[in-house]
Molecule: RNase P RNA; transfer RNA
Organism: Bacillota bacterium
RNA sequence: UGAGCAAGCUGGGCAGCUGCGGCAUUUUAUGCUGAGGAAAGUCCGGGCUCCACAGGGCAGGGUGCUGGAUAACGUCCAGUGAGGGUGACCUCAAGGAAAGUGCCACAGAAAACAAACCGCCUCCAGUGGAGGUAAGGAUGAAACGGUGCGGUAAGAGCGCACCAGCAGUCAGGCGACUGGCUGGCUUGGCAAACCCCACCCGGAGCAAGACCGAAUAGGAGGGAUUGAGGAUGGCCCGUCCGACCCUCGGGUAUGGUCGCUUGAGGUGUCAGGCAACUGGCAUCCCAGAUAGAUGGCUGCUGCCCCCAUGGGGUACAGAACCCGGCUUACACGCUUGCUCAGCUU
RNA sequence: CGGGAUGUGGCGCAGCUUGGUCAGCGCGCGUGCCUUGGGAGCACGAGGCCGGGGGUUCAAAUCCCCCCAUCCCGACCA
Repeated sequence: UGAGCAAGCUGGGCAGCUGCGGCAUUUUAUGCUGAGGAAAGUCCGGGCUCCACAGGGCAGGGUGCUGGAUAACGUCCAGUGAGGGUGACCUCAAGGAAAGUGCCACAGAAAACAAACCGCCUCCAGUGGAGGUAAGGAUGAAACGGUGCGGUAAGAGCGCACCAGCAGUCAGGCGACUGGCUGGCUUGGCAAACCCCACCCGGAGCAAGACCGAAUAGGAGGGAUUGAGGAUGGCCCGUCCGACCCUCGGGUAUGGUCGCUUGAGGUGUCAGGCAACUGGCAUCCCAGAUAGAUGGCUGCUGCCCCCAUGGGGUACAGAACCCGGCUUACACGCUUGCUCAGCUU
Repeated sequence: CGGGAUGUGGCGCAGCUUGGUCAGCGCGCGUGCCUUGGGAGCACGAGGCCGGGGGUUCAAAUCCCCCCAUCCCGACCA
């Protein structure tokens, strides 16, 4: 200097005039405040509200290496293993295929417990036959360990060396796992196939729910009060309700108030921890709309790009009960650390 | 906000359950035959990255994850 990897920040600023929403005070005009890093998708987890059962079980659903963090999670942090990359780093739906069942098309002799098409060797003997073999060739994504040497009629872990796998044992580690030694030689793949194993899960959701007001037809039918029916996904058991339940029809015209924002909250700092995060102290209040506010105009100015001395442009995009994550969209930039290549000293 | 569906030649639909690689049917289009001519009929043919992207697998329209578009349902009183 160039090319990369990882993390973080930002998402224009100032001033004037004017227009909206909320809160507070008050002889009514002032003061404060007002849309994000994703507010988005609704993919997960909760807080909160209601259903008496939030009791047990089956079915169903979710997660899946180990250890931690958290209110919790399918999230995050650290590590182990595997794969990719020269590397910094990145990715992983990462338990079990000897519990059972199932699939592996076409090709090929043969695709789960087999198999001999070509080939090689031996014998009979003649255009073939018998026996042995699975090293070589062919097919395929994959052919019952791989490479090399010896041995054999020809071969084969048949024997040996190294490697991989499996089993046993010792050491290290909380653990996943790693390393050493010994050994028979050696037992496809797919579970994002059904399934088995371990752990977890009541349901519905602010259109939850509470109160007030208004109007209409407190209407009709069925069931039942000896337990039918109902009790927030389905089934069973148990428990309870039962002037209740179900269906049709009618009314409100989409009425008003609450829920509605002080929080698993933000910021700063100290301590613990590799980290995620936790604790202490101090400080701050930062939207609560509902025909749905958070804007408009002017001037100066920041950044970047194009034309060049003056103009133009500046992304993705808007809260609706509230949080913790994941995923997706995103212009111009800024900061820090690390890797590789070239050059110079 | 919550729940449920759909996406496949120009059009309307199968195939997805249980993955076999060259993806089908009808209508429409083109060519030929037949007819005086047209229609009908018969034969042949063209036309598809299965909404988009990624993953599992030897192999994906089909199984899994993310994104896009379109459609449907819902509140209160008694």